[in-house]
Context: one part of a larger RNA
RNA sequence: CUGGGCGUAAAGCGCGCGUAGGCGGCUUUGUCAGUCGGAUGUGAAAGCCCCGGGCUUAACCUGGGAAUUGCAUUCGAUACUGCAGAGCUAGAGUAUGGUAGAGGGAAGUGGAAUUCCGGGUGUAGCGGUGAAAUGCGUAGAUAUCCGGAGGGACACCAGUGGCGAAGGCGACUUCCUGGGCCAAUACUGACGCUGAGGUGCGAAAGCGUGGGGAGCAAACAGGAUUAGAUACCCUGGUAGUCCACGCCGUAAACGAUGAGAACUAGAUGUCGGGAGAAUCUGUCUUUCGGUGUCGCAGCUAACGCGUUAAGUUCUCCGCCUGGGGAGUACGCCGGCAACGGUAAAACUC
Numbered sequence: 001c002u003g004g005g006c007g008u009a010a011a012g013c014g015c016g017c018g019u020a021g022g023c024g025g026c027u028u029u030g031u032c033a034g035u036c037g038g039a040u041g042u043g044a045a046a047g048c049c050c051c052g053g054g055c056u057u058a059a060c061c062u063g064g065g066a067a068u069u070g071c072a073u074u075c076g077a078u079a080c081u082g083c084a085g086a087g088c089u090a091g092a093g094u095a096u097g098g099u100a101g102a103g104g105g106a107a108g109u110g111g112a113a114u115u116c117c118g119g120g121u122g123u124a125g126c127g128g129u130g131a132a133a134u135g136c137g138u139a140g141a142u143a144u145c146c147g148g149a150g151g152g153a154c155a156c157c158a159g160u161g162g163c164g165a166a167g168g169c170g171a172c173u174u175c176c177u178g179g180g181c182c183a184a185u186a187c188u189g190a191c192g193c194u195g196a197g198g199u200g201c202g203a204a205a206g207c208g209u210g211g212g213g214a215g216c217a218a219a220c221a222g223g224a225u226u227a228g229a230u231a232c233c234c235u236g237g238u239a240g241u242c243c244a245c246g247c248c249g250u251a252a253a254c255g256a257u258g259a260g261a262a263c264u265a266g267a268u269g270u271c272g273g274g275a276g277a278a279u280c281u282g283u284c285u286u287u288c289g290g291u292g293u294c295g296c297a298g299c300u301a302a303c304g305c306g307u308u309a310a311g312u313u314c315u316c317c318g319c320c321u322g323g324g325g326a327g328u329a330c331g332c333c334g335g336c337a338a339c340g341g342u343a344a345a346a347c348u349c
Base pairs, nucleotide, nucleotide: 003321004320005319006318007303008302012317014201015200016199017198021194022193023192025088026087027086028085029084030083031082033081034080035077036076037075038074039073040072041071042070049065050064051063052062053061054060091191092188093187094186095185096183097182098181099180103177104176105175106174107173108172109171110154115149116148117147118146119145120144121143125136126135162169163168206247207246208245209244210243211242215241216240220236221235222234223233258316259315260314261313262312263311266294267293268292269291270290271289272288273287274286275285276284277283298305299304322349323348324347331342332341333340334339
């Protein structure tokens, strides 16, 4: 390579959008490019294979055939694929009416709490721990009451609840805005799926410029612990955490499970919508869409998965190929940098 694989053994890109490409619903007509069949030409000889012949055999030599799976031309076949035309509505989409939601962006507002400041009451402790000490406090702390400032986060509601492609999203109000679901009709008429490159989004930390800074807190300092203690515990504390704009582009970015479609027992909970029934606030039946638990068949090395598949199939993409060396070196690309992406070999077991 072929093959076999990718939940946990190596292996699903963090997630979208989308170019090329690949693949693509039903009916019908044409064409005959692919596909299938026949014929002709060609496919050197030798060799291989088959049947013979010649050296006493064999090796060897030699005659004939077959093969040469190919290419070209030509004549046909027309189911399937392609191409061209016409049509359809089951895929996809649009319109109408409803509907749930921490989906996104901006502006404004609110209460509780922490800290600080001012004032009142009040006096010797407070704080902290396994025990302590550092620390704070007679210059009046802690506690308590009133007032003020500022920053950040939104208790209860809260739920294997909801929304989003993922990252993620949680006080309230307003404005702007994306997507979903349901119902019944109407319309478009395959407009679809996937997606190498490409492009956008992308937690935290980190970086740049300018703000902000209550609490928390890498670094750092001190106190303890200890044989030591560059830690765990304690007292402090700066970046940072917050905002605006611009970078970075990573993660156990996880369901460790790519996307789409079809098919294949059920039971039970819950969220959103519809229909029906009822003893009509509470209930039941049914249906569509989500989200959980259990489970048949089947699958799996086992664990487990099981209509939200890891079952049975199809299409497209990504990825794996013993461990270490190494996600490293070198080169290239990106970045202000930190670093990221791509990505070996020697050697060794």
Background
The part of an RNA shown here (small-subunit ribosomal RNA, central domain) has 349 nucleotides and comes from an uncultured bacterium.